[in-house]
């Protein structure tokens, strides 16, 4: 710091997801040791138990327990508060601090900062001053009493630093009066004078107490600023806002309350819902920010829930009091008592969170004079790997690289692995012993100094829970100590085996459907360690809410447009001001924390300590450029004015000509419209067409356009009024008047609506008629609404330049619209040139992913507005507003999904374009498809019909030949180291031939017979038989695990590369483009040069010619000779035969063409423009086709999925299909007669020739391993008879009968003969198939396979047509463009309705909480207020009877918790139904988009 991850690849967009730290953390596996911190995040749920607040006898009456003293004695009792000491009470101080906890709270709570001239402070501390003199009572205690218990009544008596009354009394406080000073508005402080009014308490002398004043502490109030979501919350408010007055408070104030007055708050977001203690600080981040607010440390707030006050310096009080509710407990049923969110702990919710420990020995608190008491604050120990930190589990040496695992190309390597084993070292930790700390400084007691009746110093002394604990030492001994995760990719680690779309994995992307580095084991590795993983949740990466630091033409995003309010934003000078900015200084920003330094713990974590920072606020002084204020001044923004000038600008009138349609009337006659074709529909009641008249509506041909004009929708025949803009030119005139523009206003196509006209055409809806599988659509015939006027809504559009406004700046060219100047012209006209505003094109920099954009910006830049933030669900829901409806504007969620998407590339495909080409159509000839039959395939059958092949490119294919074999298939008998194949020891003595039985047979028995070679004679090989062992076999599986051969596109003319050059890339160029070719074939041109596989050529064969050779070939001339015949002799001259040359190259000539390639026509020549005709098949497609040819990986079988051997099976038969063979006849049939090939084959072999048989064929037998003999008679054809158009002399299946030949064997199951039989068929329905010249059609004739067996294959020669206008349409191809939402690639994508399951969500008559307003009810406890007839010690009076001030109980009244009735809001859950969205390998119907 960035990676995966949308595509066949690419750029960009954009969301999703890892990788890092982090945690009060929980799981899940593992676990030695220490130190340091943390440890109910949930039920502020409920609590048993025990302690967490008491202290002082130096206030006080006292003596309930202890001790000890004394006294009587009756010697174990009873007395004496006498002494230490002290229960309970009185009393002082204290309990408002320490500890918990986060409900509540959106607020002066918090945090900053200020202010009190508007306060209060107990204890501390300074100062000054005072501390006189009475009096009554009351708790305890005693005595009676009530009660179950809490507790509580009545009476005698009693004390205080408890209470009360008087003096004194100033610088307190309050009023009055007069002065000085100051300051901040009210006013503050002083001085002086009067007037009123309040103080004390004692103590055995330490110690207290009062009044003032100051200070300290600490509280209180007041303010500016900062402090979270929702506008689907826009208005809130009657004690509200001031005021005056009075009350209350410590004190200010609406704080309250009377009155008088209408204010106050809000888009700079009031009020409302929601949520939530703030902060220092923590996490993360480079940082700004984001998230948190546990433990520490400050503040609030609260203590079962709600009210209230009292007591006090201080509380509306957590271990106080009252009331009310709810719970829970005691009870004798009449009434009591309670509050762990204090510290242990319990129980309950939870994934989850500890001991009912120890000490007060440090620290700190509360009382005390002080000892000391009391402290679950605290110190400390215990649990928990909950975190950070640190030790350790060993350290050297050791290769036969050991056994054993794993693996693997396996006679042998590789790995684990110096790993062990085995040899020396060390002992940290654990264990056992023994030693042993710091923290401790007081205080009291003792002694001593100064000073003086007490203090302070300095010796002495004495106190440790933790703990026998950290640490030190000694001893033995490697002895006590390693796991988890993950190993497809991002991501650091690979193999085997097992599973087989299962079972399972997964953070994203995606692994599993027989070879899984992604499951699941194992080996081995990789990161981390006493931890390692998962899951949760924050930040980060995310520039994915962007201030730092985005965007909006197609990716999500420009508001339809103008106007304008708030508000940002704004031109030039000069002054002046100092708000903003800047810069000095002071203040304060707690401590801890973060970071640097240094220092202690052995180190670290931790802790001390000292700096830095703490970016903040305040205040104070300067600075003035720059921006604000403010004053003046200016003209270039900005407007006003004059003159000329545009144009479908608007709104309202008149008014024209064509068309259309309708009516009248005339001519006229059978059709007319209509379509791709047709009907529907009009028409003999006279139509359509055609004349004349009328009528009625709407719209405006020509002019017209890259055309003007308007903000923007939008605007079109004339013309006239009205009213607006807008450009040019010119002075003159105000002088920044300006720009944008949240809310809000106006205006806004079409359609729709509303009331009223209109209505010709056109035409949603309807209706018919076609077309269709259907056709609620396209098309057609008709046709309401609407289109049109007028007035009134809607208020939205692909309102689009998909590009908001306004300003300034940045290269040019070239049209065209409205104006101006100038030159030229005698005028008009044109013409040049300069310029302004408009509107378009091309194009530079420059932006852009990219396409583009490019002075009309998508460039540089300022300024305002709007308005995006992954895809669906959704512009939907539900709330508001707006509308008459229709709907409009606002505008989510839940769920789901890795992608959705922009621009360009490369194929591909299109019922898109252009070119061009192939028996592709077309023209022709002949076929198939009907008919038998042969052959294959499907089905079906069968015990088997063995398997493959399946569109072209499977079916007469593999198979060039299933009666046995072949055979792989079925049935049945047999055998198991095997039918064949290697090795390796072992044992026996054979093998092998013959003959017999037995059986289907294979095989199984019985007899008989019998080696071989070397040899150092021990033996040692070949062969073989028996038993084991390693190992054979498999036409079992997978051709989707290969190889390798094949097929197809296709003999189409294409496919690539290297350099360069263009693109951010994928790619592109080249190879496109003009020509021209069978051909990327050649030529030109060009940012391409070149090259390579392909085409062409070269090879083979045919056609001509030659040259050599002449046998088994030929025979022209000689000669010989046959019934005749190259038979003989000769000959090599032709033919041929086979081995070699030449020929054909657009050479040539004419025209065409670009001065090219090449086309076209001559000529020559056996052939002419690749002569025919073959081999030869590019990158590369189809998971094409073979695992049954071979070879081969992985599975699988192994007395059988091997092997042998009989016998059946592959030949089956209701059918369908392919390919073929014969036919339907006269261009032919039978019958006789006569010709003329080429290529081939042959020794288990082709067989002449003669015989024999009607023939198949057989007997016999000659030549030939073959240019010699033989198969070998070609056949159509030619001549000559016959048939005569008919199921026949055509046609031959089909049956019968006798037969040859092959073979061990012809029943299932061959071929052929021969006689006899004589079926379908009289030219084949839709449809399809060759074929372009020696080619189709036709006719034989050979080969391979092969004992036999050929309509089939592959090859050969006879005779030998016919058409091609032409490329418009089918098919297939190749090339250049387009268009794509396709890439598996149009056999492609994809959409919507039902049907099914499944989820989250709306609406629902309503049901049920919560929270809350508002009205009324009712009103505890309490403060306050009034009353007080009842009670009443202080003080006054007093006649001592008594009364009076004052109090008290009591009672009324304000206010007031709960609660209670009504009625509203508003959340939430449920709700029969219901209504649309997701989402779900194979469902139905259609096919809307690409």
């Nucleotide at each position: 710091a960035g990676a995966g991850u949308u595509u066949g690849a690419u750029c960009c967009u954009g969301g999703c997801u890892c990788a890092g730290g982090a945690u009060g953390a929980a799981c899940g596996c593992u676990a030695g040791c220490g130190g340091c911190a943390g440890g109910c995040c949930u039920a502020a749920c409920a609590c048993a138990u025990g302690c967490a607040a008491g202290u002082c006898g130096a206030g006080g009456g006292g003596u309930a327990a202890c001790g000890g003293g004394g006294u009587g004695c009756u010697u174990g009792c009873a007395c004496c508060g006498c002494c230490g000491a002290c229960g309970a009470c009185c009393g002082g101080c204290g309990c408002a601090c320490g500890g918990g906890u986060g409900c509540g709270c959106a607020a002066c709570g918090c945090g900053u900062a200020u202010a009190c001239a508007a306060u209060c402070u107990a204890c501390c501390u300074u100062a000054u001053g005072c501390u006189g003199a009475g009096g009554g009572a009351u708790a305890g205690c005693c005595c009676a009493g009530a009660g179950a218990a809490a507790u509580u009544u009545g009476g005698a008596u009693u004390a205080a630093g408890a209470c009360c009354u008087c003096a004194u009394g100033g610088u307190a406080u309050c009023g009055g009066a007069a002065g000085a000073c100051g300051g901040c508005a009210u006013c503050g402080u002083u001085u002086u004078c009067u007037g009123a009014u309040u103080a004390a308490a004692g103590g055995u002398u330490a110690c207290g107490g009062c009044a003032u004043a100051a200070g300290a502490u600490g509280a209180g109030u007041a303010u500016g600023c900062g402090u979270c979501c929702c506008a689907u919350u826009a208005g809130c408010u009657a004690g509200u806002u001031g005021g005056u007055g009075u009350g209350g408070u410590a004190a200010c104030g609406g704080c309250a309350c009377a009155c008088c007055a209408a204010g106050g708050c809000u888009a700079c977001g009031a009020u409302g819902g929601g949520u939530a203690g703030g902060g220092g600080u923590c996490c993360u981040g480079a940082g700004a920010g984001g998230g948190a607010g546990a433990u520490c440390c400050c503040c609030c707030a609260c203590a079962c829930u709600g009210g209230u006050a009292c007591u006090g310096a201080g509380a509306c009080a957590c271990g106080g009091a009252c009331c009310a509710g709810a719970c829970u407990c005691c009870u004798a049923c009449g009434g009591g008592a309670g509050g762990c969110a204090g510290c242990a702990g319990u129980g309950a919710g939870g994934a989850a969170u500890a001991u009912u420990g120890g000490a007060c020995a440090a620290u700190g608190g509360a009382c005390g004079g002080a000892a000391g008491u009391c402290u679950g604050a605290u110190c400390c120990a215990g649990c928990c790997a909950u975190g950070c930190c640190g030790c350790g589990u060993g350290c050297a040496g050791g290769a036969a690289g050991a056994c054993g695992g794993u693996c693997c190309u396996a006679u042998g390597g590789a790995u684990u692995g110096u790993a062990a084993a085995c040899u020396g070292c060390u002992u940290u930790u654990a264990u056992a012993c023994g030693g042993g700390a710091a923290g401790a400084a007081u205080a009291a007691g003792g002694g001593c100094u100064a000073c003086g009746u007490g203090u302070a110093g300095c010796c002495u002394g004495g106190u440790g829970a933790c703990g026998g604990u950290a640490c030190c030492g000694u001893a033995a001994g490697a002895a006590u100590a390693a796991g988890g995760a993950u190993c497809g990719g991002c991501u650091a680690a690979c193999u085997c085996c097992g599973u087989g779309c299962c079972a399972g994995c997964a953070g994203c992307c995606g692994c599993g459907g027989u070879a899984a580095u992604a499951c699941g084991g194992a080996g081995g590795a990789u990161c981390c360690a006493a931890g390692c993983g998962u899951u949760a949740u924050c930040c980060g990466g995310a520039a994915u809410c962007a201030u730092u630091g985005g965007g909006u033409u197609u990716a999500a995003a420009g508001g339809g447009u103008c106007c304008g309010u708030a508000g940002g934003c704004g031109g030039a000078c000069u002054a002046u001001u100092a708000a903003g900015u800047c810069a000095g200084g002071g203040g304060u920003g707690a401590a801890a924390g973060u970071c640097u330094g240094c220092a202690g713990c052995u180190c670290a974590a931790c802790u001390g300590u000292a700096g830095a920072a703490u970016u903040g606020c305040c205040u104070u002084u300067g600075a003035u450029a720059c921006u604000g204020g403010u004053a003046g001044u200016c003209u270039u923004g900005a407007g006003u004015u004059a003159u000329g000038g545009u144009g479908a600008a608007g709104u309202g009138g008149c008014u024209a000509g064509a068309a259309u349609a309708u009516g009248u009337a005339g001519u006229g006659u059978a059709g007319c419209g209509g379509u791709g074709a047709a009907a529907u529909g009009c028409a003999u009641a006279g139509a359509u067409a055609u004349u004349a008249c009328a009528u009625a509506g709407a719209a405006u041909a020509c002019c017209g356009a890259u055309u003007g004009c308007g903000a923007a929708g939008g605007c079109a025949g004339g013309u006239c009024a009205c009213u607006a803009a807008c450009c040019a030119u010119a002075u003159a005139c105000u002088g920044a008047c300006g720009c944008u523009g949240a809310u809000g206003g106006a205006c806004g196509a079409a359609a729709g609506c509303g009331u009223g006209g209109g209505g010709a055409g056109c035409g949603a809806a309807c209706a018919g008629g076609a077309u269709u599988a259907g056709a609620u659509a396209c098309c057609c015939u008709g046709g309401u609404a609407g289109u049109c006027c007028a007035c009134g809504c809607c208020g939205u559009a692909a309102a689009c330049g998909u590009u908001g406004g306004g300003c300034g700046c940045u290269a040019g060219g070239u049209g065209u619209g409205g104006g101006g100047g100038c030159c030229a012209u005698u005028c008009c006209a044109c013409g040049g040139u300069c310029u302004c505003c408009g509107u378009g094109c091309c194009g530079c920099a420059g932006c852009u992913a990219a396409c583009g954009c490019a002075u009309u910006a998508a460039g540089c830049a300022c300024u305002c507005c709007g308005c995006c933030u992954g895809g669906g669900g959704a512009g939907u829901a539900c709330g508001a507003c707006c509308g008459c409806a229709a709907g409009g504007u606002u505008g989510a969620a839940a769920c789901u999904c890795a992608a959705a998407g922009g621009a360009a590339u490369u194929g591909a495909c299109g019922g898109g374009g252009g070119c061009c080409c192939g028996c592709a159509c077309a023209a022709g000839c002949g076929g198939u498809g009907g008919a038998g039959c042969a052959u294959g395939u499907g089905g079906u059958u069968u015990a088997a019909u063995u398997c493959g092949a399946c569109g072209c490119a499977a079916c007469g294919c593999g198979a060039a030949g299933a009666a046995c074999c072949u055979u792989a298939c079925c049935g049945g008998g047999g055998u198991u180291u095997g039918a064949a194949c290697u090795g390796c020891g072992g044992u026996c003595g054979g093998c092998g031939c013959c003959u017999g039985c037995a059986g289907a047979g294979a095989u199984g028995u019985a007899g008989g017979u019998u080696u071989c070679c070397c040899u150092u004679c021990g033996g040692g090989g070949a062969c073989u038989g028996c038993a084991a062992c390693a190992g054979a076999g498999g036409u079992g599986c997978u051709g989707c695990a290969u190889g390798g051969c094949u097929g197809u596109c296709g003999u189409c003319a294409g496919c690539u590369c290297g350099u360069g050059u263009c693109g951010u890339g994928a790619g592109a160029u080249g190879u496109u483009g003009g020509g021209u070719u069978a051909a990327g074939u050649c030529c030109c041109g060009c940012a391409a040069c070149g090259a390579g596989c392909g085409c062409a050529a070269c090879c083979c064969u045919u056609g001509u010619c030659u040259g050599u050779a002449g046998u088994u070939g030929c025979c022209a001339u000689c000669a010989g000779g046959u019934c005749a015949a190259g038979c003989u002799g000769g000959g090599c001259a032709c033919c041929c035969u086979a081995c070699g040359g030449a020929g054909a190259c657009u050479g040539u000539c004419g025209g065409c063409g670009a001065a090219a390639a090449g086309c076209c026509g001559g000529a020559g020549g056996a052939a002419g423009g690749u002569g025919g005709g073959g081999a030869u098949g590019a990158c590369g497609u189809c998971a094409a086709g073979u695992c049954c040819u071979c070879a081969u990986g992985g599975c699988c079988u192994u007395u059988a999925u091997g092997u042998c051997c009989c016998g059946g099976g592959c030949u089956a038969c209701a059918c369908a299909c392919g390919u073929g063979c014969u036919a339907c006849a006269a261009u032919g049939g039978g019958c006789g007669g006569c010709a003329c090939a080429g290529a081939g084959g042959g020794c288990a072999g082709c067989g002449a020739a003669c015989c024999u048989g009607c023939a198949a064929a057989g007997g016999c037998a000659a030549g030939c391993g073959a240019a010699u003999c033989c198969c070998a008679c070609a056949a159509a054809g030619c001549c000559g008879c016959u048939c005569u158009c008919a199921g026949g002399u055509c046609g031959g299946a089909u049956u019968g009968c006798a037969g040859u030949c092959u073979g061990c064997a012809a029943c299932u199951c061959g071929a052929c003969u021969g006689c006899a039989u004589g079926a379908a068929g009289g030219a084949g329905g839709a449809a399809u198939c060759g074929c372009u010249a020696g080619u189709a059609a036709u006719c034989g004739c050979g080969g391979a396979u092969c004992a036999g067996c050929a309509c089939g294959c592959c090859g050969c020669g006879g005779a030998g047509a016919a058409u091609a206008c032409g490329u418009u349409c089918c098919c297939g191809g190749g090339c250049c463009u387009u268009g794509u939402a396709c890439a598996c690639a149009c056999c492609g994508c994809c959409c919507g309705u039902c049907a099914c399951a499944u989820c989250a969500c709306g609406a629902a008559a309503g049901u049920g909480g919560g929270c809350u307003g508002c009205a009324c009810u009712a009103g505890a406890a309490g403060c306050c207020g009034c009353c007080g007839g009842g009670c009443u010690a202080a003080c006054c009076c007093u006649u001592c009877g008594g009364g009076g001030a004052g109090g008290c109980a009591g009672g009324c009244g304000u206010c007031g918790a709960c609660g209670g009735u009504g009625u509203g809001g508003u959340u939430c859950a449920u709700g029969a139904u219901u209504g649309g969205g997701g989402u779900g390998a194979a469902g139905u119907c259609g096919u809307a988009a690409c």